Context: one part of a larger RNA
RNA sequence: GGACGAACGCUGGCGGCGUGCUUCACACAUGCAAGUCGAACGGAAAGGCCCUUUCGGGGGUGCUCGAGUGGCGAACGGGUGAGUAACACGUGGGUAACCUGCCCCUGACUCUGGGAUAACCGUUGGAAACGGCGGCUAAUACCGGAUACGACCUGGUGCUGCAUGGUGCUGGGUGGAAAGCUUUUGUGGUUGGGGAGGGGCUCGCGGCCUAUCAGCUGGUUGGUGGGGUGAUGGCCUACCAAGGCGGUGACGGGUAGCCGGCCUGAGAGGGCGGUCGGUCACAUUGGGACUGAGAUACGGCCCAGACUCCUACGGGAGGCAGCAGUGGGGAAUUUUGCACAAUGGGCGGAAGCCUGAUGCAGCGACGCCGCGUGGAGGAUGACGGCUUUCGGGUUGUAAACUCCUUUUAUCCGCGACGAAGGCGGGUCUUUUGGCUCGUUGACGGUAGUGGUUGAAUAAGCGCCGGCUAACUACGUGCCAGCAGCCGCGGUAAGACGUAGGGCGCGAGCGUUGUCC
Numbered sequence: 001g002g003a004c005g006a007a008c009g010c011u012g013g014c015g016g017c018g019u020g021c022u023u024c025a026c027a028c029a030u031g032c033a034a035g036u037c038g039a040a041c042g043g044a045a046a047g048g049c050c051c052u053u054u055c056g057g058g059g060g061u062g063c064u065c066g067a068g069u070g071g072c073g074a075a076c077g078g079g080u081g082a083g084u085a086a087c088a089c090g091u092g093g094g095u096a097a098c099c100u101g102c103c104c105c106u107g108a109c110u111c112u113g114g115g116a117u118a119a120c121c122g123u124u125g126g127a128a129a130c131g132g133c134g135g136c137u138a139a140u141a142c143c144g145g146a147u148a149c150g151a152c153c154u155g156g157u158g159c160u161g162c163a164u165g166g167u168g169c170u171g172g173g174u175g176g177a178a179a180g181c182u183u184u185u186g187u188g189g190u191u192g193g194g195g196a197g198g199g200g201c202u203c204g205c206g207g208c209c210u211a212u213c214a215g216c217u218g219g220u221u222g223g224u225g226g227g228g229u230g231a232u233g234g235c236c237u238a239c240c241a242a243g244g245c246g247g248u249g250a251c252g253g254g255u256a257g258c259c260g261g262c263c264u265g266a267g268a269g270g271g272c273g274g275u276c277g278g279u280c281a282c283a284u285u286g287g288g289a290c291u292g293a294g295a296u297a298c299g300g301c302c303c304a305g306a307c308u309c310c311u312a313c314g315g316g317a318g319g320c321a322g323c324a325g326u327g328g329g330g331a332a333u334u335u336u337g338c339a340c341a342a343u344g345g346g347c348g349g350a351a352g353c354c355u356g357a358u359g360c361a362g363c364g365a366c367g368c369c370g371c372g373u374g375g376a377g378g379a380u381g382a383c384g385g386c387u388u389u390c391g392g393g394u395u396g397u398a399a400a401c402u403c404c405u406u407u408u409a410u411c412c413g414c415g416a417c418g419a420a421g422g423c424g425g426g427u428c429u430u431u432u433g434g435c436u437c438g439u440u441g442a443c444g445g446u447a448g449u450g451g452u453u454g455a456a457u458a459a460g461c462g463c464c465g466g467c468u469a470a471c472u473a474c475g476u477g478c479c480a481g482c483a484g485c486c487g488c489g490g491u492a493a494g495a496c497g498u499a500g501g502g503c504g505c506g507a508g509c510g511u512u513g514u515c516c
Stems, first nucleotide, its partner, number of pairs: 001516004006512005013371006019364002021329001026327003030324003035072003040069002043065002047063001048061006079282003089206007098199003103195008111145004120135006151174010180187002208254003215245003220242008257279004261272004284305005307318004335361001337360003343357001344355004374404004384395004411451004418443001421440008460505005465486003471500005481488002
């Protein structure tokens, strides 16, 4: 000098864009953060409509829909950085050792049966959480049968590879599918092939400190057989061999998520990894599996621990490192806001519903950038202040005064882009299509813009001995104090304190901390 997720002191007008628990991965009140589908199903708790009626009910409809069965989603999105020195990450390969719901293209099929169960009704246990028993019923829920390319086992054969092998044709055997819904239109289900995207595994190389850690290792290193997995493999197991790693630092200890990047620097390098993006790990602590195409399963389950809460003492409930918010810790870090209008996501044929993702608003000079606090004229160089050699000098064109302007702030009007699409109406059309009108904005009556008034609403902070731009007076008297270094202060202090003046930056200026 530059930089910062900064803090502190003094000061503080406006706007835009960013940014905001770096500390206790401490504990959490309250609300919200993952639902959706009636075009899968039985149905009807509530509302609407219709019929009836003893006016309280009964029936229907399925506009609609609570609860339930079922499907998809809940593995995404969002948070945090504890752990991890590791194939965790980065980069480049391999998979002849693999998987892949939804999505795109494409082939074939979608046949035939069955028994239940929730909801509901009855009864019953419990304070509750939550159940037990009996009875009825449906499906795209569940279970059989048929058929079917492909799959697996086995035989033959062509082509081919660096090896285990790969790939095509063909014979036999084994066991294996399905579902319907919709008025039309459509949409689904099963089984193959291909693709995209995603994921698993594996290898080369790369990036911290420590030798005051020098030896480490028994599933350890390799082999064979077997098991396991979607898949290779000591991944696991039995047997056999005795290996494997290490001063190119094994093993141990400490520290730490990694990267794109960010800061600095002429570069080489050094430091950092907050926001944003990629990736990994974690979700009160530890362990476990289930479901599923997919699980670290944050807002799933089970067990154990600690803690908190409810209880009728028998037993139950909970997990903010989601968004707000509270306490605590700390030098220190925001609102218990608005909206799904846009973008994106889930479900749905769609309308739509949900979405603390996201879009916005609020708070904080925390940062960067922009604007303003007026402009021109104005000398008796006024008054006052300070100083003085008492003549003057200086503050100083500064003020007053004259003439202007009105950004910004105030007030009054007009008032967006962001809307593509969707929805409703009309019309054309063979049509999923075209044309046209209306409607749909949180931000927001915001931005912007027109007008009114009047210099009106707006300047501080640090420094002035040298480094280092800027000097005098008074007070003090090695005191009080200053200080980044050198050093100032003991009676004329340009270094302390105050004043006048000056210098620097300016809605900021200084100080502290950290890095280059």
A computed fold for a 516-nucleotide part of an RNA from an uncultured bacterium, annotated as small-subunit ribosomal RNA, 5' domain.